[in-house]
RNA sequence: AUACAUGAUAGAGGCGCAGGUUUCAAGAGUAUUCUUCUGUAAAAGGCAGGGCAGCCGCAGAGGAAGAAAGGGGAAACUGCCGAAGAAGGAAAAUCUGCCCGGGGUUUUUCUUCUGGGACACUGCAGAAUAUGCAGCGUACUGUCACAACGAUGUGGAGCGCUAUCAUCACU
Numbered sequence: 001a002u003a004c005a006u007g008a009u010a011g012a013g014g015c016g017c018a019g020g021u022u023u024c025a026a027g028a029g030u031a032u033u034c035u036u037c038u039g040u041a042a043a044a045g046g047c048a049g050g051g052c053a054g055c056c057g058c059a060g061a062g063g064a065a066g067a068a069a070g071g072g073g074a075a076a077c078u079g080c081c082g083a084a085g086a087a088g089g090a091a092a093a094u095c096u097g098c099c100c101g102g103g104g105u106u107u108u109u110c111u112u113c114u115g116g117g118a119c120a121c122u123g124c125a126g127a128a129u130a131u132g133c134a135g136c137g138u139a140c141u142g143u144c145a146c147a148a149c150g151a152u153g154u155g156g157a158g159c160g161c162u163a164u165c166a167u168c169a170c171u
Stems, first nucleotide, its partner, number of pairs: 001171001005167007014081001016080004021075004032065009045056003049100004084114012115141002118138002121135005143156005
C1' cells in the first nucleotide's frame, strides 16, 4: 500500500414516496330541522345487538331552510429513498346516557411480504366512471451477477447497490 470482511458517512432510481396548510369540485339539494295534508298505531312500536333509564309516534307526498366526514384535483412548502404500503399479533387511549358484547379510529411495538412507477383484468372499500389497497399478467425502468462482445440475453432482490473514510490478515 492492498483484497475479503466489519463499521461509519454521503448518494442514485423518477409521472419517485409520504405529510400537513390553503383552495376547488364532488358528496348534495343528500342527511337533518320546521311546516301542511293523507294513511296508520293506542301501549304496541322506535331510538345500534341485549338489558336499564330516558325520550318520542311511524310511513308517504308537497313547501321552506339546509350540512358534514372519509376520499379526490391544483399550488407552494416540509420530511425523505423500506422512502412507503399491506397482512397478522401485543399494549394503551378513544368513540355511545349507563352496563355487557361487538365494531371503528389513533399511537407504539414485534413478525412476514413488496426494487420502482404505468397499464389491463379480478376482488374489496367508496356516493362515484374519481381514488386507494390486494392478487395476477404485460411491457418499461434502475441496480447487481453471469454469459456474450454486435445489437444484447438470462437470473436475483433494497438487510440490496455506488462512492469515500476507518479497522484488520496474507503478500
Molecule: Lysine riboswitch aptamer
Organism: Blautia argi